[in-house]
RNA sequence: UGCCGAAGUCCCGGGAUAGCCCGGGGCACGGGGGACCCAAGUUGUUUGGGGCGAGUCACGCUCAGUGCAGCGUGAGGCGCGAGCUCUUUCAGCGCCAGCCCGUCAGCUAACCCCGCAGGCCGACGAAAGAGG
Numbered sequence: 001u002g003c004c005g006a007a008g009u010c011c012c013g014g015g016a017u018a019g020c021c022c023g024g025g026g027c028a029c030g031g032g033g034g035a036c037c038c039a040a041g042u043u044g045u046u047u048g049g050g051g052c053g054a055g056u057c058a059c060g061c062u063c064a065g066u067g068c069a070g071c072g073u074g075a076g077g078c079g080c081g082a083g084c085u086c087u088u089u090c091a092g093c094g095c096c097a098g099c100c101c102g103u104c105a106g107c108u109a110a111c112c113c114c115g116c117a118g119g120c121c122g123a124c125g126a127a128a129g130a131g132g
Stems, first nucleotide, its partner, number of pairs: 002120003008027008029115005038106001048104001049101004056075007063067001076096005084131007
């Protein structure tokens, strides 16, 4: 200077004293629960079920291991692709994790609850449109 992400911004109080930390309250942004109607059946010592998130599905193979395992292939999805900002296309380069609820939740107006973090340091490719 920028990137992933909802995770930006304002106010008050206290502390610190190179400008940051702690607590509280708003706005913006994000997520969940929750009627009629509609949809659907589900569970009962269970193949439990569900949520955030792009982070899924199918097929095949492997095994001391049989597993939410590993490896391939295909389909599908996500991010970057900057030099004023936004949207879109292409070349190119990456990702398809992790965590949570706790036997329970379809949709769902009113209403209710919660989050507002964390992690990165690369590039000097090609176009279109709009705005400034």
This is a predicted structure of a 132-nucleotide RNA (c-di-AMP riboswitch aptamer (ydaO/yuaA leader)) from a soil metagenome. Rfam family: c-di-AMP riboswitch aptamer (ydaO/yuaA leader). From the family's description: This family represents a conserved RNA structure found upstream of the ydaO and yuaA genes in Bacillus subtilis and related genes in other bacteria. Its mean pLDDT, the model's own confidence on a scale to 100, is 78. The RNAcentral record of the sequence draws on MGnify.